This is a predicted structure of a 71-nucleotide RNA (transfer RNA) from a bacterium. Rfam family: tRNA. It is annotated as a transfer RNA. Gene Ontology term of the family: triplet codon-amino acid adaptor activity. It was read from a public genome assembly.
[in-house]
RNA sequence: GGGCCUAUAGUAUAGUGGCAGAACGCCUCCAUGGCAUGGAGGAGGUAGGAGUUCGAUUCUCCUUAGGUCCA
Numbered sequence: 001g002g003g004c005c006u007a008u009a010g011u012a013u014a015g016u017g018g019c020a021g022a023a024c025g026c027c028u029c030c031a032u033g034g035c036a037u038g039g040a041g042g043a044g045g046u047a048g049g050a051g052u053u054c055g056a057u058u059c060u061c062c063u064u065a066g067g068u069c070c071a
Base pairs, nucleotide, nucleotide: 001070002069003068004067005066006065007064010024011023013021018054026042027041028040029039030038031037047063048062049061050060051059
């Protein structure tokens, strides 16, 4: 320098055009004298930019970061 793959919540992940989900974690409340535990509820996310589309996490292009292969 070139080819391919990946980027979604604090963590590890599902979703592949039509309201972004579950698990662990975090916060609040209830039960307990307290912890653990159980139950109920809540906050928090699509790497950045542009395009296509009525509508983009999803499709296309560029950039960034990581992985892998070739030179």